[in-house]
This is a predicted structure of a 1236-nucleotide part of an RNA (large-subunit ribosomal RNA, half B) from Chlorella sorokiniana.
Context: one part of a larger RNA
RNA sequence: UCAUGUUGAAGGAACUCGGCAAAUUACCUCCGUAACUUCGGAAAAAGGAGGACAUGGGUCUAAAAAAACCCAUGUGGCACAAAAGAGGGGGUGGCGACUGUUUACUAAAAACACAGGACUCUGCUAAGUGGUAACACGACGUAUAGGGUCUGACACCUGCCCGGUGCUGGAAACUUAACAGGAGGGGUGCUCAUUAAGACAACAUCUUAAUGUAAGCUCUAAAUGCAAGGCCCAGUAAACGGCGGCCGUAACUCUGACGGUCCUAAGGUAGCGAAAUUCCUUGUCGGGUAAGUUCCGACCUGCAUGAAUGGUGUCACGACUUCCCCGCUGUCUCCAACAUGAUCUCAGUGAAAUUGAAUUCUCCGUGAAGAUGCGGAGUUCCCGAAAGUAGACGGUAAGACCCUAUGCACCUUUACUAUAGUUUACCAUUGAAAAAAGAGUCUGAAUGUAGAGAAUAGGUGGGAGUUGCUCAUUUAUUGAAUAAAUGAGCAACACCAGUGAAAUACCACCCUUUCUUUCUCAUUUUUCUAACCUUAAAAACAUAACAAAAUGCAUUCUGUUCAAUUUUUUAAUUGAAUUGUUUACUUGCAUCAAGGGACAAUGGUAAAUGGGUAGUUUGACUGGGGCGGUCGCUUCCUAAAGAGUAACGGAAGUGUGCGAAGGUAAGCUCAAGCUGGACGGAAAUCAGCUGGAGAGCGUAAUGGUAAAAGCUUGCCUGACUGUGAGACUUACAAGUCGAACAGAGACGAAAGUCGGCCAUAGUGACCCGGGAGUUCUUGGUGGAAAGGCUCUCGAUCAACGGAUCAAAGGUACGCUAGGGAUAACAGGCUGAUGACUCCCAAGAGCUCUUAUCGACGGAGUCGUUUGGCACCUCGAUGUCGACUCAUCGCAUCCUCGAGCUGAAGAAGGUUCGAAGGGUUCGGCUGUUCGCCGAUGAAAGCGGUACGUGAGUUGGGUUUAGUACGUCGUGAGACAGUACGGAUCCUAUCUUUUUCGGGUGUUGAAAAAUUGAGGGUGGCAUUCUCUUGUACGAGAGGACCGAGAAUGACGAACCUCUAGUGUAUCAGUUGUCCUGCCAAGGGCAUCGCUGAGUAGCUACGUUCGGAAUGCAGAACUGCUGAAAGCAUCUCAAGCAGGAAAGCAAACCCAAAACAAGUUUUUGAGUUCGUCGAAGACUACGACGUAAUAGGUGAGAUGUGAAAGUUUCGUGAGAAAAACAGCAUACUCAUACUAACU
Repeated sequence: UCAUGUUGAAGGAACUCGGCAAAUUACCUCCGUAACUUCGGAAAAAGGAGGACAUGGGUCUAAAAAAACCCAUGUGGCACAAAAGAGGGGGUGGCGACUGUUUACUAAAAACACAGGACUCUGCUAAGUGGUAACACGACGUAUAGGGUCUGACACCUGCCCGGUGCUGGAAACUUAACAGGAGGGGUGCUCAUUAAGACAACAUCUUAAUGUAAGCUCUAAAUGCAAGGCCCAGUAAACGGCGGCCGUAACUCUGACGGUCCUAAGGUAGCGAAAUUCCUUGUCGGGUAAGUUCCGACCUGCAUGAAUGGUGUCACGACUUCCCCGCUGUCUCCAACAUGAUCUCAGUGAAAUUGAAUUCUCCGUGAAGAUGCGGAGUUCCCGAAAGUAGACGGUAAGACCCUAUGCACCUUUACUAUAGUUUACCAUUGAAAAAAGAGUCUGAAUGUAGAGAAUAGGUGGGAGUUGCUCAUUUAUUGAAUAAAUGAGCAACACCAGUGAAAUACCACCCUUUCUUUCUCAUUUUUCUAACCUUAAAAACAUAACAAAAUGCAUUCUGUUCAAUUUUUUAAUUGAAUUGUUUACUUGCAUCAAGGGACAAUGGUAAAUGGGUAGUUUGACUGGGGCGGUCGCUUCCUAAAGAGUAACGGAAGUGUGCGAAGGUAAGCUCAAGCUGGACGGAAAUCAGCUGGAGAGCGUAAUGGUAAAAGCUUGCCUGACUGUGAGACUUACAAGUCGAACAGAGACGAAAGUCGGCCAUAGUGACCCGGGAGUUCUUGGUGGAAAGGCUCUCGAUCAACGGAUCAAAGGUACGCUAGGGAUAACAGGCUGAUGACUCCCAAGAGCUCUUAUCGACGGAGUCGUUUGGCACCUCGAUGUCGACUCAUCGCAUCCUCGAGCUGAAGAAGGUUCGAAGGGUUCGGCUGUUCGCCGAUGAAAGCGGUACGUGAGUUGGGUUUAGUACGUCGUGAGACAGUACGGAUCCUAUCUUUUUCGGGUGUUGAAAAAUUGAGGGUGGCAUUCUCUUGUACGAGAGGACCGAGAAUGACGAACCUCUAGUGUAUCAGUUGUCCUGCCAAGGGCAUCGCUGAGUAGCUACGUUCGGAAUGCAGAACUGCUGAAAGCAUCUCAAGCAGGAAAGCAAACCCAAAACAAGUUUUUGAGUUCGUCGAAGACUACGACGUAAUAGGUGAGAUGUGAAAGUUUCGUGAGAAAAACAGCAUACUCAUACUAACU
């Protein structure tokens, strides 16, 4: 000094973020017990009384014993649940109903769970889940069941919105894949055709070329058909979610029941409301308090409440959270003593982190900007021990904050791209029937009404006959009959006539609509069974249908026979045998079972859906990063007279335009002003003069330009093809200028000019794809396809030298590599801002600038604010406030001394000097600050890493949990709020406080001193007298001086008071022991309790600050010139003058290295007995003498011992007796030890 305990005067939460910690309470019986309530509770509510021991009696029993209880009478104590063990209580909020669960190792909670409520899915091979599958769970369960989601007992309730997103349902149109389909197109192509040329006298023929082309093969491919999905239409919010604005209005004012208007899917209902939600905000009012940022009750202006993301209440409950009260206390005022264990000394044993090397001072300065080490000055004999931590940007951990990385990880989603799964379509496994309705084709048939006209005229064309009956003839046949042909007669319909646009008979080809037949295609429905699936079986149970016989058993009923039993009979019962029936069992047979069924399922292809899963992306610049802004090109300034030149420097433009605004030839000259002139004006057009550019040149600016680049007209298309010497620019890639040559042209008489525009912006590399051209290549050959080359098109690839065709977010659960290249703290530089001062003086101050205040302006100082910069530190410089301990500055809050005053006095104002000392306690809040209460002389401002975490705390901020409001689809986020949340270090050096060892000081030692130097201290108030005086009309009311008290602070001490006092005395509980009684001892916090000596202490007592001198600040003066005056004098000279300075007072001090002086003398250590001395050392006393112990006496404490006697039944009482006992105190005494 700490840890753990014990006790504590007076006060009693004043402590503190907060009663943290501690204390109080505690057992049993009796009495008594509120609000509220779910009637169970709350409740051990709260609060109060009794409790020991002894004797007697009673209850209980048949009686008695034991035990327990009750009553009465006594006894002792401070205290009787005597120790131990053993609830502090109450009131009001918030949240959660409750008991439970949770971050093993910083969060126990308001989080999770929960019973209850609701929605939704699921009909059993259930949904759902795991698995590639088999299979399993669900469940050997079946909607009173199982899965998912939300809410969270109970009570009262749960409003409006279906526009968005989801989910469910719908199905007409639209859209839509594979697949089917195949119009059309391309390629090739016949000893095919045509044409041309050549061979040939010519045809034919042959060769070559071009063009065309059948079939086949091949490439491509439109219409059309086709599901889910989408679109669309509904429903659904206890699905995700959402639930307005402006203006006016009532006869004081305010407010706005009321009205208007805009928008919406709908505009927030009930309830609650500055709240776990309210920024402003410590809202306002009330309550509580002396004082209340918290708390409670209200109000409603709800930044940003609100109804199962549940709203509002609520009994009980809570190691939750807030506030208050009672009790209680060392939490505190303000600390003290004691005990034990550490610390310290000795003996033994014996780590660790750390460590460049160390010969390791202070101040000022410097410096990578905070120095033991550099510069200067100062200080300093050498070495330790115990303590303390201010520094060594101390140790520990390659900073977790921040930034960077074309880092990582995990999470999210309407990022991108995939994908499991799911849905849908088609094909295969996959078969057989029937029906319905559909499309196409074929066969056959029907169908067609204007008006006129015989009348129901489909169209076109042909067309003068056609058809029927009878008779006859001929042929075939033997005949009849029949068939064919011809002729005649009769009849009908035509032709004709008439109507009409069209005329009918008959024939052919068609059209519209309908029906039918054949075939094909696709669809739907139904049925079947044999694929396939499910269930069961295959040791044997069950099931369905049929049939049969036998046996026994069992059972029911009926009948019969026999036997037995019950008291007689009736009757009944039992057993046996037999017949029939039924059921069950067994056996046999069977298109061998049952349920589904070409669906499902599986495989393949395709479409949809798909954060369920995965891989990734998510720019740079940047006075940190983010937010904002920007990113290419052109012009000017910056740019410093060549070019070039940066900034998140200052200004503007651009992502084109024009077939004339281009070429050429020729011609012309502008703007503006003045004068004149009908309508006519400031400006219209006209005339004259002046006018070098003040205009124009499509457009920004700059440069240029009148012998044109400007304006006008004619003719044109050079806004050409192929090239290009040489230059400029330049990292590259790009970019720019360009004579000249060839070709074909325009204009011009010609010379000539012309490869767009007065110039400088108007843009995009490579790849990929399209178009045109091409004497290129053509993979056996010929073609073709394809490619190359020339021209050209497609990029806000605008992050504009363009990473991909294709890309957003979160991380406080985070991780890694790095960075003081870069932020937050602190330091540094700066000093805008800030603070303070000064100058000028408009004005205020009745008058009057400067008693006091001082605008507009100006000049500075400081380094306390907010900033700027980014210089040390990111292989770590711990951050607000409080506590503790301080130290410095002065721009002074008080006290002291002065000047001026709009100073009568008193009280003030302002200024000057002055830093010696002092500068309070509380309420609220984490607060610094601030507000408030009460004091006071005053309640100062700042620096010191916003002093101080190797000193404390940890309330705030700033990890991980959780909630509210708000934002976000979400993960999540918020200088918004709320509850909870780990603070390590044994000190090596410097430094600081003590204590030693050594050496020196020149022989050694003892004692006493001097004092260079250093430190401490230095405070203030009240009252009385002077004096109710001076002053003042009064009210009030002094200076100076004298005295008495007090507060705070400090030092010493223990006589008093008070605390402690661990064994000093006494009382006493439980229990064990000394055999028992008695008397004692041990343990239980010293067991508890009451007292208390010495010592140590404060709450106690005493003392202190003074007085005085020197010098001297502001200031006041004397004399007095410079400057004949005046003047206190940065003139000489002489004074006064402050709590400040120096002395003085007290303390340390000769190591003051200049080591001093005086007096006296041989000096010490170890060792022993000790100490009011002490960590150890040291210091002091003593060693044959009172050093310690013992002993005796006393003081003092306790409080009347044991034993004995007497009294009492007993607990107990009384006496001898103020007894006995006693640690530290006083005196005495050598008995013991101070030997050697």

Overview:
The full RNA is in RNAcentral, with records from SILVA.